The RNA shown here (transfer RNA) has 72 nucleotides and comes from a Patescibacteria group bacterium. The organism belongs to Bacteria candidate phyla, within Bacteria. Its Rfam family is "tRNA". Rfam links the family to the GO term triplet codon-amino acid adaptor activity. It is annotated as a transfer RNA.
[in-house]
RNA sequence: GGGCGAAUAGCUCAAUGGUAGAGCAGUCGGCUUAUAUCCGACCGGUUGCAGGUUCGAAUCCUGCUUCGCCCA
Repeated sequence: GGGCGAAUAGCUCAAUGGUAGAGCAGUCGGCUUAUAUCCGACCGGUUGCAGGUUCGAAUCCUGCUUCGCCCA
């Protein structure tokens, strides 16, 4: 220098263009003599950044940033 892939909650990951979710973590409660386990609820998001397409974008297109892999 060229090619490919990834970026979503504190962490690990979902979500076929139509209300952004799960598990773990955290908080509260239930259960227990108590702790753990288990159960329930709550909490938590400018979907990496900037534009474009669309009635509507995490999703499609373009550029950029960071990370990983391959080729040279």